[in-house]
RNA sequence: CGGCCAACGCUGCCGAAUCCCAGCCGCGUCCCCCGACACGGCGACAAGAACCGGGGAACCAAGUUUCCGGGGCUAAUCCGCGUCCGCGCGGUAGGGGCAUCUUCCUCCCGAGCCCGUCAGCUAACCCGGUAGGCGGCCAGGCGGAAGAAA
Numbered sequence: 001c002g003g004c005c006a007a008c009g010c011u012g013c014c015g016a017a018u019c020c021c022a023g024c025c026g027c028g029u030c031c032c033c034c035g036a037c038a039c040g041g042c043g044a045c046a047a048g049a050a051c052c053g054g055g056g057a058a059c060c061a062a063g064u065u066u067c068c069g070g071g072g073c074u075a076a077u078c079c080g081c082g083u084c085c086g087c088g089c090g091g092u093a094g095g096g097g098c099a100u101c102u103u104c105c106u107c108c109c110g111a112g113c114c115c116g117u118c119a120g121c122u123a124a125c126c127c128g129g130u131a132g133g134c135g136g137c138c139a140g141g142c143g144g145a146a147g148a149a150a
Stems, first nucleotide, its partner, number of pairs: 009137006018049002023042004028037003050130006060120001069118001070115004078091005094109004100148006
């Protein structure tokens, strides 16, 4: 000097998966000490707020079809071909890409898990969850364009 990788930091994305709280740390002021207060950061358990999901009448629906079991979460269903039956290829309902909406283009996802013989809808009422995963940048990038509204 050049290249690559990583950390801190900053900034985001998918998702309901956030807020709040003891305590701890930093810093400033007051104070002999002990401590108090303000601001900032990290951050519990329980409960609460908010968001998300399930069960559960009448009416309506279904009126049968319960081993060819049935059902739930999720965007993640379904179809065709092939198969060494593990899966592979192609498509598809549906979903995502840095405030929101519409249209177009473009790049991706289209998995997995759970209940346990049992559940349509469903007021009152009852129960549960708040995880996990991933990217960009070191100031130019963070999908793009047009329009609308704010």
This is a predicted structure of a 150-nucleotide RNA (c-di-AMP riboswitch aptamer (ydaO/yuaA leader)) from Paractinoplanes lichenicola. Rfam family: c-di-AMP riboswitch aptamer (ydaO/yuaA leader). Rfam links the family to the GO terms cyclic-di-AMP binding and regulation of gene expression. The prediction has a mean pLDDT of 80.